[in-house]
Predicted 3D model of RNase P RNA and transfer RNA as a complex of 459 nucleotides. Its mean pLDDT, the model's own confidence on a scale to 100, is 76. It holds a member of the Rfam family "Bacterial RNase P class A". By type it is a ribozyme. A reference for the family is Beauregard et al. (2013), "Identification and characterization of small RNAs in Yersinia pestis", RNA Biol. Rfam links the family to the GO terms ribonuclease P activity, tRNA processing and dimeric ribonuclease P complex.
Formats: sequence, C1' cells, structure tokens
RNA sequence: UACGCGGGUUAAGACUGUCGCAGCAGGCCUUGCGUCUGCUGAGGAAAGUCCGGACAUCAUAGGGCAGAAUGCUGGCUAACGGCCAGGCGGAGAAAUCCGACGGCAAGUGCAACAGAAAGCAAACCGCCUCGGUACUCGCAAGAGUCCUGCGGUAAGGGUGAAACGGUGAGGUAAGAGCUCACCAGCAGUCCUGGUAACAGGCUGGCUAGGUAAACCCCAUUCGAUGCAAGGCCAAACAAAGAGGGCUCCCGCAAGGGGGCACAGCCGGCCCGGCUGGCUCUUGGGUAGGCCGCCCGAGCUUGACGGUAACGUCAGGCCCAGAUUAAUGACAGUCUCGGCUCUUUCGGGAGCUAGACAGAAUCCGGCUUACAGACUUGCUAAAGAG
RNA sequence: GGGGGUGUAGUUAAGUUGGUUAUAACGCCGGCCUGUCACGCCGGAGGCCGCGGGUUCAAGUCCCGUCGCUCCCG
Repeated sequence: UACGCGGGUUAAGACUGUCGCAGCAGGCCUUGCGUCUGCUGAGGAAAGUCCGGACAUCAUAGGGCAGAAUGCUGGCUAACGGCCAGGCGGAGAAAUCCGACGGCAAGUGCAACAGAAAGCAAACCGCCUCGGUACUCGCAAGAGUCCUGCGGUAAGGGUGAAACGGUGAGGUAAGAGCUCACCAGCAGUCCUGGUAACAGGCUGGCUAGGUAAACCCCAUUCGAUGCAAGGCCAAACAAAGAGGGCUCCCGCAAGGGGGCACAGCCGGCCCGGCUGGCUCUUGGGUAGGCCGCCCGAGCUUGACGGUAACGUCAGGCCCAGAUUAAUGACAGUCUCGGCUCUUUCGGGAGCUAGACAGAAUCCGGCUUACAGACUUGCUAAAGAG
Repeated sequence: GGGGGUGUAGUUAAGUUGGUUAUAACGCCGGCCUGUCACGCCGGAGGCCGCGGGUUCAAGUCCCGUCGCUCCCG
C1' cells in the first nucleotide's frame, strides 16, 4: 500500500425561467371540485408480506387438549424468529466471518446397492487348539503337506457413507480394554473459576454408532380477525306512522273512482297534450361524505449510566397523507461522475442526465434488488521502503 | 389488502415412508413397409426435476431463501 476484512454517509446535486399536479394556511368575489399568494410534497429499501407490536372489533372465570412457532447462555426491547455481549464448534496467516447450536445414555422407526455381518452385532477369506482321512519323511517317538469336522478369535484382508474407540507395550494356542501408558469420548448428590452457557481438575468403569430440516420427548411463547379493522353523518326508491286543499259520482259506513287547483315535460310565451297528484315524521344505514389518518415506542444535539445493544435527563425541530390515487415535463448555466477524441501530461473539446425502485393505518426488524461516489477503523500472509 | 395451490423431456402428466441409471403417452429423429403419403412395425435421442443454498452416506422428495404462473375471499 492499488491486496484483504468490518462500519457509516449519500443515492447525483445547486441555481434560473416557462408550464403543470396534490395537501394545508391565508386573501378575493363571481361562492365553486373558483382563483391568487405562501409553505410542504417518496425510499434505503416505500418491495417481499417473512416475523413482532400498536390500534380496532368480536370472544374470553380459571385450567387443560389439539395445532403452530421458537430452541447454547446472559442481557436489551412495547414485542420478536430481531439486536448486543459471551460460550462452544467450523473457515482463515490475521483482521474477521459463518453456525436450525436442546434431547438418539426416554420410546418407536429408517439405512438402497455392496458386503459373511447394518444394530440386545456378525465368522466369507485369514489366524489358532483339538479330532478324522490321505500322502511324504523317519528304525521309532513323531514331524510336515492337502482335504475335512467341532470350536476359539474382531489383530489382518475385502465390502460400504458407516463395521462397536485410536496408537504402542504386555499378555495369549491365536487373539481381544484381557491388562497398562497416552489420547479421544462418556458419566458423577465431587472440587475450583464463572450470574450462566462453559472451562480446568479429580474419580470411575472401559465405549455408549448415525439420523429428530424422521415420528417423537422436554422447555418457552401464542384467543380470532385485520384500517376493505372500526366509528359518525346520511340522499333516492320501497316500508311504517301522524295530520290533511276544492268539487262531482258510487256507497248506510269504511272506502273507491273522476275532475280542478298545483308541479314537471313537450326549447321560450299562449292554447292544447302527456305524466304525477299534499305535508311531516320514524327506524334501518345503501349511494355518497367525514373520522380513523399522520405529534409519533418521532427526528435531532449534548450530558450521564452501561463493554455494547440500550436507557435516563435537558435543549431544539415538525417532516407526504392521496382514494383512480399528487410528488412531473421542458429549456439554460455550473459542479461531482461516465464515455469518446485530443494533449506540451497541466489540461482541453464533444456527448450523456446516469443503479434498484415509487408511499396508501402506523411502527420495530428480517430478507431480497441496487450504477456508483465519499468517509472511517482494523489485519500484515504478500509486496515495497 | 388478505389467503391457498403449483413449477419434472417440445407438450400433457406419474413419481409411494428420501435409495441403485427419474417413468409413461403424444410429439421429434432414423430405419422398415408402400408406386408415394398416411396408418402400422422396429430402434433412438431428448431432463443438472424453475433458480440459489442447507440437512443427510444419499434430495425430484425434507428445510430456508428467491422467481414465475394460477386460483379464492371481500
């Protein structure tokens, strides 16, 4: 240090002009989806909807079953499957990174093919004792070789992903934790350190295989539904109730029918025609509107406590709220970039507006996508001095 | 906004409690048959099982993430 590892900021920016959109506040008059002025107007992920909460409605004495999720320890937090610190295991030379990391010494299951044997182990080859038979050698006792039988044996070979601890010595007919030393693993009303996970030691017998992202066991947590939750206001039509203009006909009455006044339509007016025939109230809550809805587990500065996550206190700040859904388009100048050309290596000219992507109840996380630019800390194998 | 299913050869589908080289039909290619084509008969090719990781001796199958398609509720 142009390699490597970790963290943070930004997400192209600034100014001017023209046109335009959404929300809020104020003004004006023509009182309406009016107009003018001012202010504000997407993200680190607004995404996936994978977790956790707030909030809302319903349910709910308490407890249990079922189901689901989580799974080393301690802490943080409103909560979490998140974060911080630590332990253990793994990768790396290191910085550092990764880990679904409880239990198979509770029970049940599974392991193709190969292999003799795959789960209270097992004898295919081999090795060894003994017996039988055949042959050879030998005077004999006996010895050797081939075949074979009953046993012993997990050292060696071979199969497999895996063969019941590993290495060495003793021991034995041959062998074997059979015995011993060291190592690995396991267990303990044990000792020491630590809040704990765990680490170190002591003692023990000598081995207990793998798989729980197989069923399962253990511990902890979880009521259901999601802002289209939910609350408020409230047309029109239909329904119900109360009161009621004039007149004619039918009827004992209840009531029914016709006409007129009146209203609407036939572009305006008159005639004429057609249609309807009054007013008020009620509950339900549709169309539609309003609230929920953005001042919040908020942002930020400092001090203090804590290794840290985070917490406490004090000061400052206000930062989208739409509902067919705004946050845009164009022109010019400059800066940081990128590309091309050129160069006297100082630079110059031209082109290009440039990653992933766009709020919809809100918040804390996780995961995924992402062109670059800036900045900070660490390591030192390698290279250079 | 909320919830479910699915992805295997060119196409449509099987694939059991994870196990030996992933299966079938149609299609495709070659040959035979026929004067020729079709039908028929014989043979063959074609797949990293959507993608990326993990668990396991072993993954199409189990788990996690991700992408696409599709359905349901209001």